Transfer RNA from Bdellovibrionales bacterium GWA1_52_35, 73 nucleotides, folded computationally.
Its Rfam family is "tRNA". It is annotated as a transfer RNA.
[in-house]
RNA sequence: GUCCCCAUCGUCUAGAGGCCUAGGACGGCGCCUUCUCACGGCGUAAACCGGGGUUCGAAUCCCCGUGGGGACG
Numbered sequence: 001g002u003c004c005c006c007a008u009c010g011u012c013u014a015g016a017g018g019c020c021u022a023g024g025a026c027g028g029c030g031c032c033u034u035c036u037c038a039c040g041g042c043g044u045a046a047a048c049c050g051g052g053g054u055u056c057g058a059a060u061c062c063c064c065g066u067g068g069g070g071a072c073g
Stems, first nucleotide, its partner, number of pairs: 001072007010026004018056001028044005049065005
C1' cells in the first nucleotide's frame, strides 16, 4: 500500500428493517433471608464508536472516518 473481518451496559454477549424508550449472564447497588458472612430470592442503575445517506421507520442496509484484528506485498 491492497483486500477481508469486527465495534451494543463495567465485562461477555443476543439482535438480521417495525414485536426494541434494546434482552440475557457475570459484576455493581438496595431490600429480604441469616447471630454474621456466603448461598439463595426480589428489585434497581447501566450500552448501540463518530458523521452522513437510504427508508414512512435504522442497533440492523449503504458511504466516509476512527479504533481493533487478520491476509498478501
Notes
It was read from a public genome assembly. NCBI's taxonomy places the organism under Bacteria, Pseudomonadati, Bdellovibrionota, Bdellovibrionia, Bdellovibrionales.